A computed fold for a 268-nucleotide RNA from a Propionibacteriaceae bacterium, annotated as Bacterial large signal recognition particle RNA.
Model confidence (mean pLDDT): 76 of 100.
Rfam family: Bacterial large signal recognition particle RNA. Rfam describes the family as follows. The signal recognition particle (SRP) is a universally conserved ribonucleoprotein involved in the co-translational targeting of proteins to membranes.
The RNAcentral record of the sequence draws on ENA.
The organism belongs to Propionibacteriaceae, within Bacteria.
The gene name in the source record is ffs.
RNA sequence: CCGUGCUAGGUGGGGGACUAGCGGUACCCUGUAACCUGCAAACCGCUAUAGCAGGACCGAACACUCUGUCUGAGGCGUUCGUCCACUGUGGCGCUGAGUCAUUUGGUGCGAUAUUGAAGGGCGGGUCCCAUGGAGUCGGGCGGCUGUGAACCUGGUCAGAGGAGGAAUCCAGCAGCCAUAAACAGUACCCCGUCUUGCCGUGGGAGCGCUCGCCUGGAGUCGUCCGGUGGCAACAGCCGCAGAGGACAACGACGAUCAGAGCGCACGG
Repeated sequence: CCGUGCUAGGUGGGGGACUAGCGGUACCCUGUAACCUGCAAACCGCUAUAGCAGGACCGAACACUCUGUCUGAGGCGUUCGUCCACUGUGGCGCUGAGUCAUUUGGUGCGAUAUUGAAGGGCGGGUCCCAUGGAGUCGGGCGGCUGUGAACCUGGUCAGAGGAGGAAUCCAGCAGCCAUAAACAGUACCCCGUCUUGCCGUGGGAGCGCUCGCCUGGAGUCGUCCGGUGGCAACAGCCGCAGAGGACAACGACGAUCAGAGCGCACGG
């Protein structure tokens, strides 16, 4: 060095997650020459020799072991790191928007004004209190009007009745008239009442609105734009905190890649 037969071992590895930990299923990366069946995320199998059970195959190297400072896919971790957008909170009042006031601003627009504007003065109303009238509602055993009694109210009482020789007298139903109680009405009177769109009287408050008169003698008011000032804090800006994304640096892994190393027996 070659051949035959074996053994250790192998038939993928890695990352994150899960887990006390290890491995697996699932996810992701890598990779292929890289088996089959059963099990499994509220999971499955195990315990530092850390998937198990059954079967098949390979077998000392492409597969095992070690090394790699720039071999290095990939995910993971860290950072008062950079950037981006977000949420919460505090601040600012530079900028925009908002709001209020103001203006010797505007050939702005619209009203109004010599049929008298603004301003000034006086008085009244509107508001409050008291009070009168009026009104509202209720009551009156007030008034007035009407109705109103088979008999037990009055007047007049036909007829009928009674007394009488008669004149005449007596009592008296119905009807008619009137009236009592009662009932109804009421524009009158009295008493009470009042969330009084009315009219007065006295007092007050107030100076806003409104009406009238006097004065005055030309602007006045609204709106829009501009300027100025205030308020507020919607956007904006700044600070702080939180959570997220992208990137960067660093760190522990790390498939792959590269290099090196690693059995037994027999025969030639």